[in-house]
RNA sequence: GUCAGCUAAGGGCAAACCUGUCGAAAGGCAGGGACGCAAAGCCACCGGUCCUGGGGAAGACAGGACAGCGGGGUUGCCGCU
Numbered sequence: 001g002u003c004a005g006c007u008a009a010g011g012g013c014a015a016a017c018c019u020g021u022c023g024a025a026a027g028g029c030a031g032g033g034a035c036g037c038a039a040a041g042c043c044a045c046c047g048g049u050c051c052u053g054g055g056g057a058a059g060a061c062a063g064g065a066c067a068g069c070g071g072g073g074u075u076g077c078c079g080c081u
Base pairs, nucleotide, nucleotide: 001080003079005078012037013036017032018031019030020029021028022027035068041074042073043072045071046070047069048066049065050064051063052062053061
């Protein structure tokens, strides 16, 4: 400097499920647990999905959630050059 992550090493994260706890819910947090992950670090900016509200229902709108749905922004280990 870079991203076609092939090889190695040291590490990292942790789906489902279970337990506890917070929340009206989506879901969050902690412990156990590993399906996977090279950004599965961080940010709701764009699209998407989910929950809630009023409504017969849907759309639109409003509030919330998901960064492990895609894109974007930003920082970064090893490898590579």
Model confidence (mean pLDDT): 83 of 100.
This is a predicted structure of an 81-nucleotide RNA (c-di-GMP-I riboswitch aptamer) from a Gammaproteobacteria bacterium.
Lineage of the source: Bacteria > Pseudomonadati > Pseudomonadota > Gammaproteobacteria.